């Protein structure tokens, strides 16, 4: 230097052909309980890495950049 892969809630990770951004753990609150753990509901958390482009409509497509992992040489 070439290639490929990935970046989305505090963490781990989905989202189907471009059409309403989700779960799980952790976090609050509330039953429960003699108290706690456990368990139940029910809350709240997101510039989808950064800028740009197409499009009615991008987390997804397209270029560029930045960080990371992984081959080549």
């Nucleotide at each position: 230097g070439c290639c490929g892969g990935a970046a989305u809630a505090g963490c781990u990770c989905a989202a189907u052909c471009g059409g309403c951004a989700g779960a799980g753990c952790a976090g609050u609150g509330c039953a429960u309980u003699u108290g706690u753990a456990a368990u139940g509901c029910a809350c709240a958390g997101g510039u989808u890495g950064u800028c740009a482009g197409u499009u009615c409509a991008a987390g997804u497509c397209u270029g560029a950049c930045u960080u990371c992992c992984g081959g080549c040489a």

A computed fold for a 73-nucleotide RNA from a Gammaproteobacteria bacterium, annotated as transfer RNA. Taxonomically the source falls in Gammaproteobacteria (Bacteria, Pseudomonadati, Pseudomonadota). Its mean pLDDT, the model's own confidence on a scale to 100, is 81. Its Rfam family is "tRNA". By type it is a transfer RNA.